RNA sequence: UGAGCCGGCCGGGCGGCCGCGUACCGGCAUGACCGGUCCGAGGAACGUCCGGACUCCACAGGGCAGGGUGCUGGGUAACUCCCAGUCGGGGCAACCCGAAGGACAGUGCCACAGAAAACAGACCGCCGAUGGCGGGACGGACUGGUCGACCAGCCCGGUCCGCACAGGCAAGGUUGCAACGGUGCGGUAAGAGCGCACCAGCGCCCGGGGUGACCCGGGCGGCUAGGUAAACCCCACCCGGAGCAAGGCCAGACAGGGGGAUGGGUGACCCGCCCGCCAAAGACCCCCGGGUAGGCCGCUAGAGCCGGCGGGUAACCGCCGGCCGAGAGGGAUGGCCGCCGGCCGGGAUGCCGCAAGGCGCUCCGGUCACAGAAUCCGGCGUACAGGUCGGCUCACCAC
Numbered sequence: 001u002g003a004g005c006c007g008g009c010c011g012g013g014c015g016g017c018c019g020c021g022u023a024c025c026g027g028c029a030u031g032a033c034c035g036g037u038c039c040g041a042g043g044a045a046c047g048u049c050c051g052g053a054c055u056c057c058a059c060a061g062g063g064c065a066g067g068g069u070g071c072u073g074g075g076u077a078a079c080u081c082c083c084a085g086u087c088g089g090g091g092c093a094a095c096c097c098g099a100a101g102g103a104c105a106g107u108g109c110c111a112c113a114g115a116a117a118a119c120a121g122a123c124c125g126c127c128g129a130u131g132g133c134g135g136g137a138c139g140g141a142c143u144g145g146u147c148g149a150c151c152a153g154c155c156c157g158g159u160c161c162g163c164a165c166a167g168g169c170a171a172g173g174u175u176g177c178a179a180c181g182g183u184g185c186g187g188u189a190a191g192a193g194c195g196c197a198c199c200a201g202c203g204c205c206c207g208g209g210g211u212g213a214c215c216c217g218g219g220c221g222g223c224u225a226g227g228u229a230a231a232c233c234c235c236a237c238c239c240g241g242a243g244c245a246a247g248g249c250c251a252g253a254c255a256g257g258g259g260g261a262u263g264g265g266u267g268a269c270c271c272g273c274c275c276g277c278c279a280a281a282g283a284c285c286c287c288c289g290g291g292u293a294g295g296c297c298g299c300u301a302g303a304g305c306c307g308g309c310g311g312g313u314a315a316c317c318g319c320c321g322g323c324c325g326a327g328a329g330g331g332a333u334g335g336c337c338g339c340c341g342g343c344c345g346g347g348a349u350g351c352c353g354c355a356a357g358g359c360g361c362u363c364c365g366g367u368c369a370c371a372g373a374a375u376c377c378g379g380c381g382u383a384c385a386g387g388u389c390g391g392c393u394c395a396c397c398a399c
Base pairs, nucleotide, nucleotide: 001395002394003393004392005391006390007389008388009387010386012340013339014338015337016336017335018334020040021039023037024036025035026034027033028031042370046381047380049379050378051377052376053375054243055242056241057240061271062270063269066239067238068237069236070235071085072084073083074082075081086100087098088097089096090095101234102233106232107231108228109227110226123173124172125169126168127167130166131165132163133162134161135160136159138157139156140155142153143152144151145150181199182198183197184196185195186194200224202221203220204219205218206217207216208215209214247297248296249295250294257288258287259286260285263275264274265273266272304323305322306321307320308319309318310317311316341368342367343366344365345364346363347362349360350359351358352357
């Protein structure tokens, strides 16, 4: 100088004018009133994907469904989150990614291509040892040519050659993401873990290290086992349901009107449990009809924020001190102007450079994101103009 990796922070500033919301104070004309003071969105307030607090369900027990999670150790109120590690994958590296139990419990699937996609099988190919068929020479028996020699026919035997019918093989070829270990030697008719050596992988055993996942070293074994479980499934662990429109109180209105069912609740379901009834009426439940749609609480001080010290590699925890920072429902937190700043585009211009271009000054125009609380908190995920700080890696150059 260039290329990259990781982490943190900020996310317009100042001033003037106008405006909005809660609370408090004051006023009198007592109201959706006026004046004043304090405070008034975020790193994601967002998505509502996980986990909790809190509230209610007449307490939550069992079964069976259903859902979730899945390496180890720790953190936490809890988590599917975080931290530290292990293993696997990617990258030269800094570093990043992983939903990471089981595929000898069973089932399913593996498109296209290919012979074959899982109890292996055999398209091309290799062989054809053994059997079969055909042929050659040889040997032998028999028959004939009156005997012999010799010749001819037929049969048998081993042998050689051919065929590739039965049969043997899976080395080589072809397809594919993936083809039942790899290389070499032996072996064979041809071959093959068929045998051997080395390597890879699997299982078992032993020693050492680690809390553990696991790692290191050694020995033995049969030689060999495809992938897929965010497919069904198996194993282990966890999960009651609903949600602040939870839920409670006050005030008021209507007709404590009509009908149905005999049960209702425990929110898949069953058992169980609880409440009610078993005289009537009433209540609980469902439907129709009628009325109201007001106020208050919950509600914001909390697993809170800041600083210091201590423990811990860290996540995080402990102690001490300080601070109070929205709480609406009519849903507020904004608008305009000026100056400054950042970024983008255009014009003029100075310096450096061969050039591409870089640095600066000045004028004009545009622009300053993503998005906005609604019970609260911890996470995750996603969006984001632009700026800034720190640490680290690689390459090249110079000293």
Bacterial RNase P class A from an Acidimicrobiia bacterium, 399 nucleotides, folded computationally. NCBI's taxonomy places the organism under Bacteria, Bacillati, Actinomycetota, Acidimicrobiia. The coordinates come from a structure-prediction model, not an experiment, and the mean pLDDT is 75. A source record names the gene rnpB.